[in-house]
RNA sequence: ACUGAAAUAGUUUAAUGGUUAGAACAUACCAUUCAUGACGGUAAAAUAAAGGUUCAAUUCCUUUUUUCGGUA
Numbered sequence: 001a002c003u004g005a006a007a008u009a010g011u012u013u014a015a016u017g018g019u020u021a022g023a024a025c026a027u028a029c030c031a032u033u034c035a036u037g038a039c040g041g042u043a044a045a046a047u048a049a050a051g052g053u054u055c056a057a058u059u060c061c062u063u064u065u066u067u068c069g070g071u072a
Stems, first nucleotide, its partner, number of pairs: 001071007010025004018055001027043004048064005
């Protein structure tokens, strides 16, 4: 330089273009305990950025950024 893939919560991830984007671990609070842990309950927390198509975009298209591969 060319080319392929990926980017969603603090972390790991799910989601045929159509419900308020779902869960697990972690976090906070409550309950329990002499206390801690475990178990149980509740809560907060996310679509890399900018455009386009569409009645409707996490999903389709373009560009950019970052990461991981391949070729030379």
The RNA shown here (transfer RNA) has 72 nucleotides and comes from Phlebopus portentosus. RNAcentral holds the sequence, with entries from ENA and GtRNAdb. A source record names the gene tRNA-Met-CAT-4-1. Rfam family: tRNA. Rfam describes the family as follows. Transfer RNA (tRNA) molecules are approximately 80 nucleotides in length. By type it is a transfer RNA. Lineage of the source: Eukaryota > Basidiomycota > Agaricomycotina > Agaricomycetidae > Phlebopus. The coordinates come from a structure-prediction model, not an experiment, and the mean pLDDT is 83.